[in-house]
Molecule: SAM riboswitch aptamer (S box leader)
Organism: Desulfuromonadales bacterium
RNA sequence: UCUUUAUCGAGAGUGGCGGAGGGGUCAGGCCCUGCGAAGCCACAGCAACCGGUUCGCGGUAUGCGGAUGUCAGGUGCUAAAUCCUGCUCGCCGCUGCCCGAACGGGCAAGGCGGGGAAGAUGAGGA
Numbered sequence: 001u002c003u004u005u006a007u008c009g010a011g012a013g014u015g016g017c018g019g020a021g022g023g024g025u026c027a028g029g030c031c032c033u034g035c036g037a038a039g040c041c042a043c044a045g046c047a048a049c050c051g052g053u054u055c056g057c058g059g060u061a062u063g064c065g066g067a068u069g070u071c072a073g074g075u076g077c078u079a080a081a082u083c084c085u086g087c088u089c090g091c092c093g094c095u096g097c098c099c100g101a102a103c104g105g106g107c108a109a110g111g112c113g114g115g116g117a118a119g120a121u122g123a124g125g126a
Stems, first nucleotide, its partner, number of pairs: 001126008013043005021032003026086004044078003048075003051071001052068006082118001087115006095108005
């Protein structure tokens, strides 16, 4: 770097250095920030995956399942839903516009929900 798979509305901040940006990229929105952004360091914290421990099953195996953080070891994380939207599908009823004699239909903005894309993190593979 590519790829497979699981998860993503839960949780958890202080200090020092630093000195103007940040919320991944692009666009729109919204927000954080000289009462100090990013980044780095120290300490503290959180508990998702892996691992550990333990119990059961068992076809005996590099197997399956349960419990466990009074196991924080590895990775990770510590504003806001992955801050929201963007592509697509469905539903809603109010509004505006259009077609129509009417019934009705279409479009746009709006709300709700499903899926997708992208991203992040873990675990595996190349």